[in-house]
RNA sequence: AAAAGGCAAACCUGCGGCGACGCAGGGACGCAAAGCCAGGGGCCCACCUGUGGUGGGUGGCCCAGCUGCCGAA
Numbered sequence: 001a002a003a004a005g006g007c008a009a010a011c012c013u014g015c016g017g018c019g020a021c022g023c024a025g026g027g028a029c030g031c032a033a034a035g036c037c038a039g040g041g042g043c044c045c046a047c048c049u050g051u052g053g054u055g056g057g058u059g060g061c062c063c064a065g066c067u068g069c070c071g072a073a
Base pairs, nucleotide, nucleotide: 006031007030011026012025013024014023015022016021029060035066036065039063040062041061042058043057044056045055046054047053048052
């Protein structure tokens, strides 16, 4: 290369949350780390004594870190 297998955006339904958003089912736009991780940056939400602070969310925004499948000539 090829093939097998994997994940699952938007949207819909249900449940949870003030919210960002999460979980489950349906669904596939995409993904070779779209596996894990919230340490750094970004973005988003809530609150407050508001050029800011605190607490959250996002790993399918980027970086760092950890782990890892198949693979012919």